The prediction has a mean pLDDT of 88. A computed fold for a 477-nucleotide part of an RNA from an uncultured prokaryote, annotated as small-subunit ribosomal RNA, 5' domain.
Context: one part of a larger RNA
RNA sequence: GAGCGAACGCUGGCGGCAUGCUUAACACAUGCAAGUCGCACGGUCGGCGCAAGUCGGCAGUGGCGGACGGGUGAGGAACGCGUAGGAACGUGUCCAGGGGUGGGGGAUAACGCUGGGAAACUGGCGCUAAUACCGCAUGUGAGCUGAGGCUCAAAGCCGAGAGGCGCCUUUGGAGCGGCCCGCGUUUGAUUAGCUAGUUGGUGGGGUAACGGCCUACCAAGGCUAUGAUCCGUAGCUGGUCUGAGAGGAUGAUCAGCCACACUGGGACUGAGACACGGCCCAGACUCCUACGGGAGGCAGCAGUGGGGAAUAUUGGACAAUGGGCGCAAGCCUGAUCCAGCCAUGCCGCGUGAGUGAUGAAGGCCCUAGGGUUGUAAAGCUCUUUCGCCAGGGACGAUAAUGACGGUACCUGGAUAAGAAGCCCCGGCUAACUUCGUGCCAGCAGCCGCGGUAAUACGGAGGGUGCAAACGUUGCUC
Numbered sequence: 001g002a003g004c005g006a007a008c009g010c011u012g013g014c015g016g017c018a019u020g021c022u023u024a025a026c027a028c029a030u031g032c033a034a035g036u037c038g039c040a041c042g043g044u045c046g047g048c049g050c051a052a053g054u055c056g057g058c059a060g061u062g063g064c065g066g067a068c069g070g071g072u073g074a075g076g077a078a079c080g081c082g083u084a085g086g087a088a089c090g091u092g093u094c095c096a097g098g099g100g101u102g103g104g105g106g107a108u109a110a111c112g113c114u115g116g117g118a119a120a121c122u123g124g125c126g127c128u129a130a131u132a133c134c135g136c137a138u139g140u141g142a143g144c145u146g147a148g149g150c151u152c153a154a155a156g157c158c159g160a161g162a163g164g165c166g167c168c169u170u171u172g173g174a175g176c177g178g179c180c181c182g183c184g185u186u187u188g189a190u191u192a193g194c195u196a197g198u199u200g201g202u203g204g205g206g207u208a209a210c211g212g213c214c215u216a217c218c219a220a221g222g223c224u225a226u227g228a229u230c231c232g233u234a235g236c237u238g239g240u241c242u243g244a245g246a247g248g249a250u251g252a253u254c255a256g257c258c259a260c261a262c263u264g265g266g267a268c269u270g271a272g273a274c275a276c277g278g279c280c281c282a283g284a285c286u287c288c289u290a291c292g293g294g295a296g297g298c299a300g301c302a303g304u305g306g307g308g309a310a311u312a313u314u315g316g317a318c319a320a321u322g323g324g325c326g327c328a329a330g331c332c333u334g335a336u337c338c339a340g341c342c343a344u345g346c347c348g349c350g351u352g353a354g355u356g357a358u359g360a361a362g363g364c365c366c367u368a369g370g371g372u373u374g375u376a377a378a379g380c381u382c383u384u385u386c387g388c389c390a391g392g393g394a395c396g397a398u399a400a401u402g403a404c405g406g407u408a409c410c411u412g413g414a415u416a417a418g419a420a421g422c423c424c425c426g427g428c429u430a431a432c433u434u435c436g437u438g439c440c441a442g443c444a445g446c447c448g449c450g451g452u453a454a455u456a457c458g459g460a461g462g463g464u465g466c467a468a469a470c471g472u473u474g475c476u477c
Base pairs, nucleotide, nucleotide: 001477002476003475004474006473007472008471009470013349014348015347016346017345018344020341021307026305027304028303030302031301032300035064036063037062040061041060043058044057045056046055047054048053071260072259073258080185081184082183083182085180086179089177090176091175094173095172096171097170098169099168100167101166102136104134105133111126112125113124114123115122116121141152142151143150144149156165157164158163186232188230193223194222195221198220199219200218201217202216203215204214205213235257236256237255238254239250240249241248242247262283263282264281265280266279285296286295287294288293313339315338316337317336321335322333323332324331325330352382353381354380355379362373363372364371365370386418388413389412390411391410392409396404421466422465424463425462426447427446428445432461433460434459435458436457442449443448
């Protein structure tokens, strides 16, 4: 000098755009954050209707989604990340293509009846539907196999119809994901040896897939001073800051990847999870209880307590963009878009302009002549940005639909009116006098000032610098 997710002191007019728990991955009251489909299904309730019917709601079975989106950085020194490659894989929805969609069956929730329990919830008996479940047939094909051969499907719904949406099997694709590997990736040698599924092989198992991934047996290997092992520290990257660069520091916001979801472990379902707002077990904690037993997980958005120098609203809307479901209408969406708060940062604008010498008054200094504050003020003549008041009023989204918002913007009106501070003035370093104090009180980044004339302390006048800021502290280059 530059920078910051800053904090503190003093001050503070407006706007735009950004940013905002860096500490306790501490504990959480309350609300919301993932639902949707009646064009899969049986039922039930209600409205309209004389009825046929039609419209709407609801719990349940079933489907798809809850593996995305959102949060955090605890752990992890690792194929985790970055980069360059690779072969032994998977893939719901989507795209292109081939083939099929035949014929049967038995249940079960809801519901009814009846029990248990304080509750959470749960038992028995009976009835019923399906795109739920299970055989049979067929096999384009797929899987297994040396061959022969063996095994494997399916579901309907809407529509007057045409047809549409589905379902099963299969090939290819797209995008996505799993795996392997070269290289790079922090500190310590006051850590020098480490290793028994350890290193390799064979058989077997397991996986979507390769593999000690697992297992039995066999061999005795494997790593290491080019730093193994151990200890510490740390999410990684694109980037960001600085610097002429090389480099150093850093990894907030935005984007990619990873890891985690009260702590530890486990699997289930599924195309996909070992699953933040799913399940089971154990633990700590909190809550309810009729003491038998139960319930919970904000590192989602707000918000509370606590910690801290320190970090915001228990706001609006699905209008846009995107996501889930649905044929659709639409529903849901604290993603998102907006608004609110904070000078936290960056940028822009304003706080007036011209004229005005009796160089007014007052202040300060003085050699008492005067000098200075100072064209500064007053006065006169103007202007109205911002703000204020009134009227009009968007783009964003159009066939229709706007939270923002009567916002931005435009027009008109009144009035200089409502709007300046902070640090510094010994040298470095731009800016000097006076009074007070008297090694005191104090200042101080370094050198150093202060012990009776202090440009260095404190006040005042004056001046310099920056300016809605200015200083201080901390940290980085």